[in-house]
Molecule: SAM riboswitch aptamer (S box leader)
Organism: Cyclobacteriaceae bacterium
RNA sequence: CACUUAUCAAGAAAGACGGAGGGAUUGGGCCCUGCGAUGUCUUAGCAACCUUGGCAAACUUGGUGCUAAUUCCCAUCUCGAUAACAAUGUAUCGGGUAAAGAUGAGUA
Numbered sequence: 001c002a003c004u005u006a007u008c009a010a011g012a013a014a015g016a017c018g019g020a021g022g023g024a025u026u027g028g029g030c031c032c033u034g035c036g037a038u039g040u041c042u043u044a045g046c047a048a049c050c051u052u053g054g055c056a057a058a059c060u061u062g063g064u065g066c067u068a069a070u071u072c073c074c075a076u077c078u079c080g081a082u083a084a085c086a087a088u089g090u091a092u093c094g095g096g097u098a099a100a101g102a103u104g105a106g107u108a
Base pairs, nucleotide, nucleotide: 002107003106004105005104006103007102008101013043014042015041016040017039021032022031023030026075027074028073029072044067045066046065048064049063050062053059071100077096078095079094080093081092082091083090
């Protein structure tokens, strides 16, 4: 890197470094950001999975993870409602769902 599987509507800060973009990709939105973002490190915290002890639970040991906004929103397919319309379609709203992504665990 790949495959399988579970979860993704909750939760959680400060300092140092650094110096310009960033929020996964593509497009459209919308937001964060020199009152210093994204990122790295330290400490603290949150608590999803595995794990130690307890071996029932609570709690706990350790490993990874996470700490702006629902995976920030929409885009795949599909169902329903509403609008105007002769019909087909179109637009908006609401639901289901696929793909992709993130994280854990397992496999080769």